The RNA shown here (SAM riboswitch aptamer (S box leader)) has 101 nucleotides and comes from a mouse gut metagenome. The coordinates come from a structure-prediction model, not an experiment, and the mean pLDDT is 78. The sequence is in RNAcentral, with records from MGnify.

Order: sequence, then structure tokens, then C1' cells
RNA sequence: UUAUCGAGAGUGGACGAGAGAACCGGCUCUAAGACUCCACAGCAACCUAUUAAUUUAGGUGCUAAUACCGACAAAGCGAAAAGAGUUGCUUUGAAUGAUGA
Repeated sequence: UUAUCGAGAGUGGACGAGAGAACCGGCUCUAAGACUCCACAGCAACCUAUUAAUUUAGGUGCUAAUACCGACAAAGCGAAAAGAGUUGCUUUGAAUGAUGA
């Protein structure tokens, strides 16, 4: 720089208190042991090679929840009506991040 990010796929062992990237809000996971590490197993996104065939092998990646949700901008809708403000919801976009090339 570019593509993708609502799909898919867990057991055992070690450790022992926080974890879900970062600040904040929400929500969730966690002493029935989370997170992390290791082993094995699995998934199939990208790449390389290969095959009649996403067929097979390899590299990277991944295996709670959409990248857990929001945050910033725009549009629309609702909160009796109008103006302003606030708030919620939906859609789109941006920003940030992750992974591959």
C1' cells in the first nucleotide's frame, strides 16, 4: 500500500487473578481456574506448490460473544405537535486495530 474482518473450529497439562488491544461507558468470561504458555487436535481466510476436483501438502493465521457493543461524522426514524437541546434505534462512512499478501 492493498484485501478481508455477522461464517468456521477445543481438549489435556502448567500457572494462579484478572481478562475481553488502548482511555471512557455498557455488556460478558473467570477459583466449576479465565487470560497467558505448552502439547495434541481442529478450522479454512490469504499465499505457494499440486490435483480431474477447495484434491492434497506446506507457510502464516485462527479455534467465547460481529473486531463483544458504543464512542467520531452524515442521513433517516422515535420520545404528543413546532423550534432548540438531549437521548435511543437503524443505515452508511471514517478513525483505530487484527490477519494475510